[in-house]
About this RNA
This is a predicted structure of a 349-nucleotide part of an RNA (small-subunit ribosomal RNA, central domain) from an uncultured bacterium. The RNAcentral record of the full RNA draws on ENA and SILVA. Its mean pLDDT, the model's own confidence on a scale to 100, is 90.
Context: one part of a larger RNA
RNA sequence: CUGGGCGUAAAGGGCGCGCAGGCGGUUGUAUAAGUCAGGUGUGAAAGUCCUGGGCUUAACCUGGGGAGUGCACAUGAUACUGUACGACUUGAGUACUGGAGGGGGAGGUGGAAUUCCCGGUGUAGAGGUGAAAUUCGUAGAUAUCGGGAGGAAUACCGGUGGCGAAAGCGACCUCCUGGCCAGAUACUGACGCUGAGGCGCGAAAGCGUGGGGAGCAAACAGGAUUAGAUACCCUGGUAGUCCACGCUGUAAACGAUGAGAACUAGGUGUUGGUGGAGUUGAUCCAUCAGUGCCGGAGCUAACGCAUUAAGUUCUCCGCCUGGGGAGUACGGCCGCAAGGUUAAAACUC
Numbered sequence: 001c002u003g004g005g006c007g008u009a010a011a012g013g014g015c016g017c018g019c020a021g022g023c024g025g026u027u028g029u030a031u032a033a034g035u036c037a038g039g040u041g042u043g044a045a046a047g048u049c050c051u052g053g054g055c056u057u058a059a060c061c062u063g064g065g066g067a068g069u070g071c072a073c074a075u076g077a078u079a080c081u082g083u084a085c086g087a088c089u090u091g092a093g094u095a096c097u098g099g100a101g102g103g104g105g106a107g108g109u110g111g112a113a114u115u116c117c118c119g120g121u122g123u124a125g126a127g128g129u130g131a132a133a134u135u136c137g138u139a140g141a142u143a144u145c146g147g148g149a150g151g152a153a154u155a156c157c158g159g160u161g162g163c164g165a166a167a168g169c170g171a172c173c174u175c176c177u178g179g180c181c182a183g184a185u186a187c188u189g190a191c192g193c194u195g196a197g198g199c200g201c202g203a204a205a206g207c208g209u210g211g212g213g214a215g216c217a218a219a220c221a222g223g224a225u226u227a228g229a230u231a232c233c234c235u236g237g238u239a240g241u242c243c244a245c246g247c248u249g250u251a252a253a254c255g256a257u258g259a260g261a262a263c264u265a266g267g268u269g270u271u272g273g274u275g276g277a278g279u280u281g282a283u284c285c286a287u288c289a290g291u292g293c294c295g296g297a298g299c300u301a302a303c304g305c306a307u308u309a310a311g312u313u314c315u316c317c318g319c320c321u322g323g324g325g326a327g328u329a330c331g332g333c334c335g336c337a338a339g340g341u342u343a344a345a346a347c348u349c
Stems, first nucleotide, its partner, number of pairs: 003321004007303002012317001014201004021194003025088007033081002035077003039073004049065006091191001092188004096183004103177007110154001115149007125136002162169002206247006215241002220236004258316006266294012298305002322349003331342004
């Protein structure tokens, strides 16, 4: 360098933006770098191959020829690729009119519930469990009514429903703000796809500083259970969970399925548009974008996937190469630390 692969066997980067690079729509002219054709020169000798000769043969030696896939030069070809210039509109984008949405950020306002505090009523239990006990309560608990404080979460609506690149997002109002979809025109004219590095985002837990702390609750304590019980159950309970700013950068970060494009039977539900039919009613038809289920060809080891492909193809990136050792050691980089990332070998089966 080459092969085969990556839903579940080893293997898709957690997700995006994007420099370099790779790849790139239709058409004309020019050029001739890549490409192609025949030609010239070169491609030492020996060796290899073919064909002769010499040692009795062979090995060995030797004459001639071929080959030497390469390089250089000039000539020619112009389909494809490249380059230069020009044109185009279907890819991409812009403007316009509408639309749906828990998309993001900031500020504010509610109601239900738990807990605590104060007061009233009221009396002996309450709580908890399989059963109990620890626990709370005559210093008046539990229950109930009124008032107050504070924090966190937002019942119903709620839905294989919506939005977001992923992580994720759910009370209501206001402000700021990103993306998406449809329709009908006009405009730009390939402006595109992917993307090693790089940069950014990134659940939970954890860390730093300062707040906050109702409920819940690692650790911890006690009570049970048990042969034991460093657990499961119960009573308590601190970090934490919440906020601000900064770090960490990992997850079964999953659809265990990278991104983009084209093509390839259907049926049915649902979300958001548009057009049409219909008594302008129910509803039906068409179409675009999303999201589910079923199923055919095809694919698959099977399970299954099946226009949201795991089908048929193209472009680019990432990754795999027997199990263990090991996602470890060493070194580098990053981090306050915890650790993360990159990543072996001996040995062994």